[in-house]
This is a predicted structure of a 73-nucleotide RNA (transfer RNA) from a Micrococcales bacterium. Its mean pLDDT, the model's own confidence on a scale to 100, is 80. It matches the Rfam family "tRNA". From the family's description: Transfer RNA (tRNA) molecules are approximately 80 nucleotides in length. The sequence was found in a public genome assembly.

């Protein structure tokens, strides 16, 4: 320098063809316990890397930029 894949909540990941973004852990509160932990109940948190485009409508399609992984030189 070129190519392929990838980027979603603090972390790991769902969302089957474009139609109001969810789960687990973590976090917060409660319950239980002498206390902690475990268990159980409830709760908050995501302009989806950034910017455009297509569309009535984009997490999902297209383009550019940026980050990461791998391959080629």
């Nucleotide at each position: 320098a070129g190519g392929u894949c990838u980027c979603a909540a603090g972390c790991a990941c769902a969302a089957c063809u474009g139609g109001u973004g969810g789960u687990g852990c973590a976090c917060c509160g409660g319950u239980c316990u002498c206390u902690u932990a475990c268990g159980c109940c409830g709760g908050g948190g995501g302009u989806a890397g950034c910017g455009g485009g297509u569309u009535c409508g984009a997490g999902g399609c297209c383009c550019g930029c940026g980050g990461g992984a791998c391959c080629u030189a």